[in-house]
Context: one part of a larger RNA
RNA sequence: AGCGCACGGUGGAUACCUUGGCGUCAGCAGCCGAUGAAGGACGCAAUAAACUGCGAAAUUCCACGGGGAGUCGUUAUAGACUAAGAUCCGUGGGUCUCCGAAUGGGGCAACCCCGCUGAGUAAUGUCAGCGACGCACAUCUGAAUACAUAGGGUGUGACGAGGUAAGCUCGGGAACUGAAACAUCUUAGUACCGAGAGGAAAAUAAAACAAAACAGUGAUUCCCUAAGUAGCGGCGAGUGAACGGGGAACAGCCCAAACCAGUAGGACGUAAGUCUUAUUGGGGUUGCGGGACUCUAUAAAGAAUUGAAGAAAGUUAGUUGAAGAGCUCUGGAAAGGGCUACCAAAGACGGUGACAGUCCGGUAGACGAAAACUUUCGACAUCUGGGAGUAUCCCAAGUAGUACGGGACACGAGAAAUCUUGUACGAAUCUGCCAGGACCAUCUGGUAAGGCUAAAUACUGACUGACGACCGAUAGUGAACAAGUACCGCGAGGGAAAGGUGAAAAGAACCCGUGAGAGGGAGUGAAAUAGAACAUGAAACCGUGUGCUU
Numbered sequence: 001a002g003c004g005c006a007c008g009g010u011g012g013a014u015a016c017c018u019u020g021g022c023g024u025c026a027g028c029a030g031c032c033g034a035u036g037a038a039g040g041a042c043g044c045a046a047u048a049a050a051c052u053g054c055g056a057a058a059u060u061c062c063a064c065g066g067g068g069a070g071u072c073g074u075u076a077u078a079g080a081c082u083a084a085g086a087u088c089c090g091u092g093g094g095u096c097u098c099c100g101a102a103u104g105g106g107g108c109a110a111c112c113c114c115g116c117u118g119a120g121u122a123a124u125g126u127c128a129g130c131g132a133c134g135c136a137c138a139u140c141u142g143a144a145u146a147c148a149u150a151g152g153g154u155g156u157g158a159c160g161a162g163g164u165a166a167g168c169u170c171g172g173g174a175a176c177u178g179a180a181a182c183a184u185c186u187u188a189g190u191a192c193c194g195a196g197a198g199g200a201a202a203a204u205a206a207a208a209c210a211a212a213a214c215a216g217u218g219a220u221u222c223c224c225u226a227a228g229u230a231g232c233g234g235c236g237a238g239u240g241a242a243c244g245g246g247g248a249a250c251a252g253c254c255c256a257a258a259c260c261a262g263u264a265g266g267a268c269g270u271a272a273g274u275c276u277u278a279u280u281g282g283g284g285u286u287g288c289g290g291g292a293c294u295c296u297a298u299a300a301a302g303a304a305u306u307g308a309a310g311a312a313a314g315u316u317a318g319u320u321g322a323a324g325a326g327c328u329c330u331g332g333a334a335a336g337g338g339c340u341a342c343c344a345a346a347g348a349c350g351g352u353g354a355c356a357g358u359c360c361g362g363u364a365g366a367c368g369a370a371a372a373c374u375u376u377c378g379a380c381a382u383c384u385g386g387g388a389g390u391a392u393c394c395c396a397a398g399u400a401g402u403a404c405g406g407g408a409c410a411c412g413a414g415a416a417a418u419c420u421u422g423u424a425c426g427a428a429u430c431u432g433c434c435a436g437g438a439c440c441a442u443c444u445g446g447u448a449a450g451g452c453u454a455a456a457u458a459c460u461g462a463c464u465g466a467c468g469a470c471c472g473a474u475a476g477u478g479a480a481c482a483a484g485u486a487c488c489g490c491g492a493g494g495g496a497a498a499g500g501u502g503a504a505a506a507g508a509a510c511c512c513g514u515g516a517g518a519g520g521g522a523g524u525g526a527a528a529u530a531g532a533a534c535a536u537g538a539a540a541c542c543g544u545g546u547g548c549u550u
Base pairs, nucleotide, nucleotide: 001549002548003547004546005545006544007543008542009541016500017499020471021470022468023467024466025465026464027463029460030459031163032162039099040098041097042055043054044053046077047076050074051073061093062092063091064090065089066088070081071080072079104113105112106111114131115130116129117128118127119126133160134159135157136156137155138154139153140152141151168196169195170194171193172192178185182234208217209216221248222247223246224245225244231239232238252452253451254450259282260281261280262279263278264277265276266275267274268273287430289395290394291393292392293389294388295387296386301384302383303382305381310377311376312375313374314373315372316371318367319366320365324340326339327338328337329336341358342357343347349361350360351359401425402424403423404422405421406420407419408418411437432447433446434445435444436443487494488493507534510521511520512519
């Protein structure tokens, strides 16, 4: 030195564990904000670095409920509090520095500087309140310019602003890619950007479909189907409906106009008055056309609105809740083995010194609210009404439509209807107008150019519960630990590692020894090769002893 054996060191794999994750489902909730949010900075404890909590009234204050023995968070010592009911839990209230939309002005966020009014003081210091912008309403003023208007001032406003995971609507809007290249096309109206709203949003009460000898349906939305069909398509790649059928949920309304009346102004007029402009109230809302107008009649029923008192149910704390301290064996420990009982509307689950229906918490079942909130029911109120006649009036205009250029429709300009609109032209008022996929006739359906509308539908940041042929610390979230932390970067941004003594600290008094850390005894413990660098403790790697070989 090599090989082997034994015993170690180092190291932290493996098996075991789980406080944390992941996913699914159900329920609940679905906005917060100038009454200052979300998010932060800085502080607050006897001692206090970090986290948690809180705000100069600062690990909290008050009231009302719950609860019933310990408490002063993670976390110790000292010192306190507590059956005159603390700590703790719930509801309501108080306080709530500074920054932040940040709003008195400024500013390199958490800082600097100021004005006015009031309180207080001999006076200063001090304290309280107000002071941004926009909009709406009210009011006072007020130019060019006589009335006026613009403009300005003041007051009032729980008005606006800012935040927010996904889902929603609208305005903009790619490319890689596919077409085996590529330009129409595709990716895709996707990603992304902007604006806005609500718990949902959007859509919605037929100028709808349909049928084709003359049937039928009856707002919207969503699901299944029709159907990868009809179509569209360098007829390539691809794209891709609707009618109809079956379900979920169902709900319909208000205006403009004609006409009547009022108010204010203007024109004409001597006046009565007429015309006109603006505005208010009544009236009116439809397609077997309706309404106005004239005549006549007038009470029952209904409704999408509202939601008083009250009632019921629920949410936000909780309460109760059966049955073995049975005997014995092993063991450090019984829940294990043997024997023998009991409960069960409860044999879910978790814990307890090993595996517990009957030890603990619970579970099935049954109860419970001073306070706040939610849902349903709920009075009053509000709204809705018939018939006949006439053919005078009204029935939404730069609209419908046409041309040109775009876009949307499954539909790429096509035979291209339909919807939309940048430019130009430009109707009709019911004997009207639009549609039925060029267009025409007949027929059928509808009534545009104003508006509102629950439910069925989408989503899950937060809260609650349950479950898993999901993970088990290089896994599962990046994060089981003071994790979006430490650290890196000027910045946008990037972004870790790190779990396990023991049943219980019983965490090793005392002695030896050391510069210190170790260490050796003693003691605890079932175990200390469980000693805090702590459960198991693989391999690489490093040793000690020994056998053999050289």
The part of an RNA shown here (large-subunit ribosomal RNA, domain I) has 550 nucleotides and comes from a bacterium.
Its Rfam family is "Bacterial large subunit ribosomal RNA".
The coordinates come from a structure-prediction model, not an experiment, and the mean pLDDT is 84.
RNAcentral holds the full RNA, with entries from ENA.